c-di-GMP-I riboswitch aptamer from Acidihalobacter aeolianus, 84 nucleotides, folded computationally. It matches the Rfam family "c-di-GMP-I riboswitch aptamer". From the family's description: GEMM was predicted in a large-scale screen for bacterial structured RNA regulatory elements. The sequence is in RNAcentral, with records from Rfam. The source organism's lineage runs through Bacteria, Pseudomonadota, Chromatiales, Ectothiorhodospiraceae and Acidihalobacter.
RNA sequence: UUGAGAUAAGGGCAAAAUCGUCGAAAGACGAUGGCGCAAAGCCAAGGGUCUAAAGCCGUAAGGCCAUGACAGCCGGUUGCCGCA
Numbered sequence: 001u002u003g004a005g006a007u008a009a010g011g012g013c014a015a016a017a018u019c020g021u022c023g024a025a026a027g028a029c030g031a032u033g034g035c036g037c038a039a040a041g042c043c044a045a046g047g048g049u050c051u052a053a054a055g056c057c058g059u060a061a062g063g064c065c066a067u068g069a070c071a072g073c074c075g076g077u078u079g080c081c082g083c084a
Stems, first nucleotide, its partner, number of pairs: 002084002005081001012037002017032006035072001041077003046074002048070003055064003
C1' cells in the first nucleotide's frame, strides 16, 4: 500500500418506543432504552427520500416550490484492530 473481516483484545456508536425541550412540519437535541452497525466517523456543492413555513397559482378544496431536513438509502472521503 492492497485485500477480505474468520478469530481475539481494547473499546465505540445507538434503532424502535417513552418522557422532556426546540421546530410550521420533516426532523433535531437531552434522558431512559438497545434493534442493529467494521466506518452506524465526517460530507447535504452527486443521486435519492421527507417536509412545505414564507412565496407563487387557485373562488375554494388544493397544487407548485428548499432557502428546511435525512449520512442507520446509494455515493464520496478519512480511519482503529488483528489477519493475509